Predicted 3D model of a 1484-nucleotide RNA (small-subunit ribosomal RNA) from an uncultured Thermoanaerobacterales bacterium. RNAcentral holds the sequence, with entries from ENA, Greengenes and SILVA. The coordinates come from a structure-prediction model, not an experiment, and the mean pLDDT is 84.

RNA sequence: GACGAACGCUGGCGGCGUGCCUAACACAUGCAAGUCGAACGGAGUCUAUUGAUAAGCUUGCUUAGAGAUAGACUUAGUGGCGGACGGGUGAGUAACGCGUGGGCAACCUGCCUGUAAGACCUGGAUAACACCGGGAAACUGGUGCUAAUAGAGGAUAAGCCCAAGGUGCUGCAUGGUACUGAGGGAAAAGGAGGCUCGAAAGGGCUCCCGCUUACAGAUGGGCCCGCGUCCCAUUAGCCAGUUGGUGAGGUAACGGCCCACCAAAGCGACGAUGGGUAGCCGGCCUGAGAGGGUGGCCGGCCACACUGGAACUGAGAAACGGUCCAGACUCCUACGGGAGGCAGCAGUGGGGGAUCUUGCGCAAUGGGCGAAAGCCUGACGCAGCAACGCCGCGUGAGUGAAGAAGGCUCUCGGGUCGUAAAGCUCUGUUGUGAGGGAUGAAAGCCUCCAUGCGAAUAGUAUGGAGAGUGACAGUACUUCACGAGGAAGCCCCGGCUAACUACGUGCCAGCAGCCGCGGUAAUACGUAGGGGGCAAGCGUUGUCCGGAAUCAUUGGGCGUAAAGAGCUCGUAGGCGGCUUGUCGAGUCGAUUGUGAAAACCGACAGCUCAACUGGAGGAUUGCAGACGAUACAGGCAGGCUUGAGGUAAGGAGAGGGAAGUGGAAUUCCCGGUGUAGCGGUGAGAUGCGUAGAUAUCGGGAGGAACACCAGUGGCGAAGGCGGCUUUCUGGCCUUAACCUGACGCUGAGGAGCGAAAGCCAGGGGAGCGAACGGGAUUAGAUACCCCGGUAGUCCUGGCCGUAAACGAUGGAUACUAGGUGUGGGAGGUAUCAAACCCUUCCGUGCCGGAGCAAACGCAAUAAGUAUCCCGCCUGGGGAGUACGGCCGCAAGGUUGAAACUCAAAGGAAUUGACGGGGGCCCGCACAAGCGGUGGAGCAUGUGGUUUAAUUCGAUGCAACGCGAAGAACCUUACCAGGGAUUGACAUCCUACCAAUCCUAUAGAAAUAUAGGAGUGCCCUUCGGGGAGAGUAGAGACAGGUGGUGCAUGGUUGUCGUCAGCUCGUGUCGUGAGAUGUUGGGUUAAGUCCCGCAACGAGCGCAACCCCUACACUUAGUUGCCAGCGGGCAAAGCCGGGCACUCUAAGAGGACUGCCGGUGACAAACCGGAGGAAGGUGGGGAUGACGUCAAAUCAUCAUGCCCUUUAUACCCUGGGCUACACACGUGCUACAAUGGGCGGUACAGAGAGCAGCGAGCCAGCGAUGGCAAGCGAAUCCCAUAAAGCCGUCCCCAGUUCGGAUUGCAGGCUGCAACCCGCCUGCAUGAAGUCGGAAUCGCUAGUAAUCGCGGAUCAGCAUGCCGCGGUGAAUACGUUCCCGGGCCUUGUACACACCGCCCGUCACACCACGAAAGUUGGCAACACCCGAAGCCGGUGGGCUAACCGCAAGGAGGCAGCCGUCGAAGGUGGGGUUGGUGAUUGGGGUG
Repeated sequence: GACGAACGCUGGCGGCGUGCCUAACACAUGCAAGUCGAACGGAGUCUAUUGAUAAGCUUGCUUAGAGAUAGACUUAGUGGCGGACGGGUGAGUAACGCGUGGGCAACCUGCCUGUAAGACCUGGAUAACACCGGGAAACUGGUGCUAAUAGAGGAUAAGCCCAAGGUGCUGCAUGGUACUGAGGGAAAAGGAGGCUCGAAAGGGCUCCCGCUUACAGAUGGGCCCGCGUCCCAUUAGCCAGUUGGUGAGGUAACGGCCCACCAAAGCGACGAUGGGUAGCCGGCCUGAGAGGGUGGCCGGCCACACUGGAACUGAGAAACGGUCCAGACUCCUACGGGAGGCAGCAGUGGGGGAUCUUGCGCAAUGGGCGAAAGCCUGACGCAGCAACGCCGCGUGAGUGAAGAAGGCUCUCGGGUCGUAAAGCUCUGUUGUGAGGGAUGAAAGCCUCCAUGCGAAUAGUAUGGAGAGUGACAGUACUUCACGAGGAAGCCCCGGCUAACUACGUGCCAGCAGCCGCGGUAAUACGUAGGGGGCAAGCGUUGUCCGGAAUCAUUGGGCGUAAAGAGCUCGUAGGCGGCUUGUCGAGUCGAUUGUGAAAACCGACAGCUCAACUGGAGGAUUGCAGACGAUACAGGCAGGCUUGAGGUAAGGAGAGGGAAGUGGAAUUCCCGGUGUAGCGGUGAGAUGCGUAGAUAUCGGGAGGAACACCAGUGGCGAAGGCGGCUUUCUGGCCUUAACCUGACGCUGAGGAGCGAAAGCCAGGGGAGCGAACGGGAUUAGAUACCCCGGUAGUCCUGGCCGUAAACGAUGGAUACUAGGUGUGGGAGGUAUCAAACCCUUCCGUGCCGGAGCAAACGCAAUAAGUAUCCCGCCUGGGGAGUACGGCCGCAAGGUUGAAACUCAAAGGAAUUGACGGGGGCCCGCACAAGCGGUGGAGCAUGUGGUUUAAUUCGAUGCAACGCGAAGAACCUUACCAGGGAUUGACAUCCUACCAAUCCUAUAGAAAUAUAGGAGUGCCCUUCGGGGAGAGUAGAGACAGGUGGUGCAUGGUUGUCGUCAGCUCGUGUCGUGAGAUGUUGGGUUAAGUCCCGCAACGAGCGCAACCCCUACACUUAGUUGCCAGCGGGCAAAGCCGGGCACUCUAAGAGGACUGCCGGUGACAAACCGGAGGAAGGUGGGGAUGACGUCAAAUCAUCAUGCCCUUUAUACCCUGGGCUACACACGUGCUACAAUGGGCGGUACAGAGAGCAGCGAGCCAGCGAUGGCAAGCGAAUCCCAUAAAGCCGUCCCCAGUUCGGAUUGCAGGCUGCAACCCGCCUGCAUGAAGUCGGAAUCGCUAGUAAUCGCGGAUCAGCAUGCCGCGGUGAAUACGUUCCCGGGCCUUGUACACACCGCCCGUCACACCACGAAAGUUGGCAACACCCGAAGCCGGUGGGCUAACCGCAAGGAGGCAGCCGUCGAAGGUGGGGUUGGUGAUUGGGGUG
């Protein structure tokens, strides 16, 4: 895009079309084929005339009326024509069925047209009818009568048929045709009208219809042929009237069409036979076309008519609405017997997703009959139903901003629906009502006129005039009126694909064509608003084509994506060198016929337009005839030599077969020497060995394989081939250019060869060695390793026929830059020399250009450019499986599907990540050291458990002395109980009132109640007003440590202070990307240098900043004190000073600057000098792009959600402090480098007014009392401790260790019970250095020692700082961990904590096998054998003709025979269903 559609939602009108695709299932009812009285005899009705007779009486009238005659009408029967057309359906059919083009010298043709000739004579029946019968019916028997255009015989014969012969012409064959022709044969029907004669019957004339014969025509058919016409080869052989001949039969006609005989043919890989499916075509749909799909409507052909068979009649049938028979089914029945066939039109049931009215009319068109009127016509014309399709129209138009109300949204400003609505001004399609109102109709017939025929005014034919015919339909159309009035939906809005927001939901409900959405902010679900698309429709489903170059003729591929057969030979076939002639089938040209109509294109035209319809012309790409051309391809004939082959001369070689032969080595046997081990492995063990091994020497046996040479060397078609010799043999190369003369290439089938393993038979068997045994390894180890070891490996003969049989690259030929090896020849030049050099042919490698290629790569040995031939491919899995066939002894091979399932599978390359890959390098990473942790007690955090609650968060490194720089109340978020609800806190409004303070009562308190004191500030016109605070009230709102860190901001951790991460331009690549950033050095460093298709730049590194180490300058109090003076028990205490220390500001200093060496003349490194400091001096701050959905909604902020007498708020008490346990981090120890006691020395950095607190007094002490100084370089905290000196302890659970507990106190605080700290006395636990494992640290570091601070009423073993004392070790980078760069592999990309294989278990699905079982189909053999045709038959019957008659001719019935449908029996074939069980497969 399309549809004979269906389904969902919706639905105003009209036109034109279309409408059982399924059950060729079954059918009630009505209709669908009749007609002719001008073929015939009857019958009936009516009319007219006549009328026997009868009745009435007004006796000449009326009525009735058998019968006769005539006319009109009707029609059962005989007869004629038509029921073979028209209409339906698509079951069957793969076929001369259909299409197309031809043929019939092998045929028929009613009605119709033309031409010619004719229609004479005669006779016999029969239906109807009447009567009598049978039967329920359908129907039927007998007797009697009768007619014809029914039937029969005879006559005639132009022409016709049969036919002996003759002549001419002619064809592709049989043959045809014209003329002639002895002889023989065959016809007929009448009817209507008019005139006329006649009494009538009947005759004559005329005209029309009909009849007979014949020849032509037209129309319609029959038969034959070429070509075309679906799928399966897992259908490969088929066929007995089969193929042909002769003869007879049969037919309209040819023919094995049928029969007898004879011959043995015929078809088939160019697909026979078989199976499946199917009506074919014009056309229709799609497509640029070529094609692909399809065959509904309309048209042509065919086939069928309940199923099967058969003939009759006829011009025509093997007959839809005929006959007979058989079968199934249905119906009627009196049970004896009968009837029926909607795939005609309607309609019914059924089936189905699904397909209409039991309508009107013959007015038109067409058909049948008829002389005609006319009759019949479910053909047809119309109407009805259905949005089923196409086309057209409408549902309004203009104006209208306060951008209304309302909806939705919102950042609350607005935005949007939206000029949309309303309002105003219009229109009138359509609708409704009323009025008018067609075209389609021209005819026949009838009347009149004219003309022809005719004697005619009759009749008839033709023409004219008149009259007259409409189902649709009062429809189309049109006029008036009314009035925007009655008329819009459907789908979609994540991408493809035009169109976005809100709410609801929360991997639920759902969506989905593919990808995929949904797990609390869903543009993807549902709803709404808005938007997009189409529109009386819109979507969905189904089917076909397209896109799909995705079966590739046009127009694809096969190295790695699917795909080259393992290789060769060769049959058919396909293709084929140069040249001459000829032919003209291919090819080409113009032409003729055909290619039906419709359809398609189409100027134009008709319905208002369109759809629809008409239409000149075009197209119909095809087929055929005749004519022409001859380049090409082809046939035939001839020539040529370059392809191919031969000949001659040489050459290389693991080419193949056979026979012989050689040495080394292994093993075994024998003997000698010799002694305790050997062997084997990562280490071992099994094994061998004192019965003498291994080792070593000599001798022997046997089998297998051939070291070195040896080489991307050689040979072969491939598989493959390796000691040497002989022999047989295949192929190849070179040179010569003598011969043949296209002999060539490829190759479906076919044949042969074909590694290893395997199989059969017989040998052989040294070594090796599946299976197997043992030993190890291991969680296991049916493995890898070791010790043994059977088949096998070897030979002969025969099978197998496969391999990653690979160059993953079929064969042949030609052409297309080079360079460089190597093997085998030839030539040239030159030479002692084929040693070099040059040329050339054949082979075999590497590199590389063009070109090709998705890239990788290939590149004269093509994967380039071309030609020819073969093989093969068409998404992954299922599956190289199943079934079937063929082959095989078997193993198995070969050929080779489907169901089902997935949305991928795959190739090449890229960036990462990863590797028990490689290279280089770094880090307290290891190593080397020192000290710890893990064991104990305690402290602290966590898990767990418990609990009313033990609030919450943090969870590998990177949670766990973490948030918490400090939980008794508070904090506090948790629990229990008690309260209060605009609230503890903010803003706004109203009222009252300042505030505030005190007391009492109740209570655990919050709070409640009561009483009392007390009025302030600003302005003022003194009335009052205002500000601010408080109280009360109403509602907006407050509040939330409620949820979501996976909605967020901010902040932080981590990799990691690791050296990396990027960009611009350029260049390379189809691209992802690469380059730069890689490489050579170097560095702590992507630090620097050099090189380089890169050149530059940015964020990082470094530096700039702070502290510290040195000196200087400035400054000199609260700091300092050298010198001067004073002074104390002592003391910078005082004067004084600023030199020093110090303080705190500034500037300096260090830069590989200098020297030597190394290095590449570089960067840099090593060493040295100087220097306080040396190679970033030490420390800090500083953290690139990013990673971990890392942490935090409980610091804060914040979206959304939730809560609102509660998840908010207040209070009391409790809890966060629990305790069988487990872990992390610490403290204190276990002691003598120690502990106790006494004495004594030296810091730094800090803090301090609700504070630090000197000093004095009291106390053993914690502490208390009094109290100076100090908001600090001034006073205070404040004694630093380890250390040093002295003394005691003497290795012990201790004078170690201090847990735990008791008593007594102190301090803080409203309050130390749960639950603080401190002191004294007493008590004196575990613990004697810590398993596996594990942590920190490289120098002022570790270790050790004390001091201070924050938080804080009080509470530190934690944290953050400070100084004192002060080590050991680093060979080194193999290993562990982490990291950086380069490289490599990858099936990973959530990136190795990845991916992923198989079994087992469970569920579901499809398939195979299966004892069987049950259907279908087509054949075969035999039996039976209806109807019927054909043949035979006599003893039945018989109108026409012959015959005087008898009888005959002919016919009918009967009987017999051949054939013959259905049916039966049988064994096979083929194809389905089903089947316990079983097998693998798929999905989860």